[in-house]
Formats: sequence, structure tokens, C1' cells
RNA sequence: CCGGCCGGCACGGGCGGCCGCUCCGCGGGAGACCGCGGAGAGGAAAGUCCGAACUCCGCAGGGCAGGGUGGUGGGUAACGCCCACCGUCCGCGAGGACAGGGAAAGCGCCACAGAGAACAGACAGCCCGGGCCCGCGCCGGGCUACGGUGAAACGGCGAGGUAAGAGCUCACCGCGGGGGCGGCGACGUCCCCGGCACGGCAAGCCCCACCCGGAGAAAGACCAAAUAGGGGAGGCCUGGUGUGGCCCGCACCGCACUCCCGGGUAGGUCGUUCGAGGCCCGCGGCGACGCGGGUCGGAGAUCGAUGGCCGCCGCCGCCCGCCCGCGCGGGCGCGACAGGAUUCGGCUUACGGGCCGGGCCGGCGCA
Repeated sequence: CCGGCCGGCACGGGCGGCCGCUCCGCGGGAGACCGCGGAGAGGAAAGUCCGAACUCCGCAGGGCAGGGUGGUGGGUAACGCCCACCGUCCGCGAGGACAGGGAAAGCGCCACAGAGAACAGACAGCCCGGGCCCGCGCCGGGCUACGGUGAAACGGCGAGGUAAGAGCUCACCGCGGGGGCGGCGACGUCCCCGGCACGGCAAGCCCCACCCGGAGAAAGACCAAAUAGGGGAGGCCUGGUGUGGCCCGCACCGCACUCCCGGGUAGGUCGUUCGAGGCCCGCGGCGACGCGGGUCGGAGAUCGAUGGCCGCCGCCGCCCGCCCGCGCGGGCGCGACAGGAUUCGGCUUACGGGCCGGGCCGGCGCA
């Protein structure tokens, strides 16, 4: 210098003018409203995919069913998130990916090709014996090393052995069993034995371990019209019916009379923004994070408020002109994703340029 890898950080134009929006405070007004001052979206506010707080409903205890998670150890309020480590695979490397428990409990599946795809199989082929029209495309037997198919061929490779072969035998590797050492552990490493039996798939059923009640801010709580309807008391001074000869009384009923009570609706208030909070410093820890101290406080709309226009500056991109070039001038675009709605912790997705690490890796050159 070129190419690449990893991590972190602050951001997402600035100032001024005009018009406009929501909320709060003060003042004015009978009110509608007006004036002044203050505050007013994001790194993802998004998708609503996980985990919680909070609220209501349900709930003795245990089990079945159902759903989720899945190496180990930590972090956290919790998590399917994060950190560290382990294993396998990929990359020359920095590093990256992993739905990463169990396939000797059982069932199922393994396309195409191929002889054969899991209690195997013999297409081509090798060997032995026999026969023969003895350079045969025949018969009997042994065999699967080698060739071919496939993602995968019933341990791999080498040597011995054999008629040819074969864990038939041996060494190494793999596999299984036992033991020693290191590690909290996943696991690593070493030794001994066995003698090949045990293909792959569990984001197929299944088995194992652990976790899991439901609904959500239209949760929920409170205040509470008009109209209609419900209940109670009184009244109707001859309201009606029954009882009764009649009155009082009693029972029942009615009323477009009065008062009271409670429920629901419209509407309003709370929940609602100070919360597992942000920032700085110190200490502990490899780290995620924890502890201690200090400091800050400035959205809460409810059909849903942050916008629009203009001028100047500034960043970037494109185009044109001048210029050897550095650069200068002019024009156009101000640009992306996107906007709270109870609140947090994550993940994922979308998007613009930049800065940082005396970061790291590979290649080339120079000293």
C1' cells in the first nucleotide's frame, strides 16, 4: 500500500423569519376563545417474535393430554436473550456456522442411480475343479480385494496370509468396555482389554430432562346525565275490586301524581408515566454483570399533536464550465428507514454517512 476479519461509540443537519398543532402555567373574557411563557418521538418508537412488571378471572394436591426449551458453567426479575468455555464442520488465517440430549427401547423413512439401501447383495470381475467343436458366450464350487452406481455400500488403510479372498492374523486409526490423570462441568489426555458386532435421518413418530394457568390498557377502578325501565314510601281529601247490610278496618290492584333508592348506557376522571431508569466515578469479575457513591429529570395525545414555506450556512451525491493538477465557480437534490399510545428487558427486520481500537489476519514492497 492492497485485500479481509472482529468489536465498540456518538449521531440521523444548524441558525433565523412567517403560518400552524398538542399539553401545562399565568393573565383576560359570561362564553367561544385570545395574549404571554414553557415543554413536545426513535435507534430502531417498527414487526408484535420471546420474556416480565401491573390488572382482572380461575386455582386443594397429584397425574394424563398439549405446548416450549435442549453441549457445559455462569449472568439476569425473567427469557427461546447475553457472556465464557467445550465439541463438530468451514476458512491459509484473523475468524465464522451449528435445532449441539438419545439411533445397542421400539416403529417408520432413505428419492434418482445401482446387482444390492439394512435379519444385504453379485452387474462387470477373480480363483479352483470338470467338460469340450481345448483362444469357450459351458457346468459345479469358492470369493468380493479391484471396477462401476450413489449423499450413504455392512469398519478405513497398509502388511502378512491365500488357489483367489476375507478381522483370517498383525500394526495404526476408528468403535466398544475398564482404569489413571487434569477440569466445577461439557470434555481432554494416557494406559490396558475386546476383536468388528453397532449405516444415516429424531426441524419423522417416539424416549429422556427441565419449564409452562387464561386474558390483556378495548386490562381494571371510580364518578355519573337525558330517555326508557325496576324497587320502596307517601298521596289520590268518594281511585278500583274483594270481604261486608253499611262505615271503619284488612287484602290485592291501578295511576300520563310526589319523593327516595339502586343497576346499566352516553360522557368524564384515574390507571398514565420515577422505572428491574439515564449518565459519571470507584471497586470486584476474563466477560455478561454485580456492589457502592454522586448526579439528572423536560411527551402523555384519545380519531390521535412535532408539520409546511422562505433565506443563509454546512455535509454528501450527480451534472456542467475553468484548470496540467491541487482546486475554484454554477445548477439540482437535503434526501434514508420510519413515527409514541401502560411500562420495561431482549431478538429480528429496515436504513444513511462517520469516528475509534498504540485491534487482529493474509499478500506485496522498503529499511
Molecule: Bacterial RNase P class A
Organism: Planctomycetota bacterium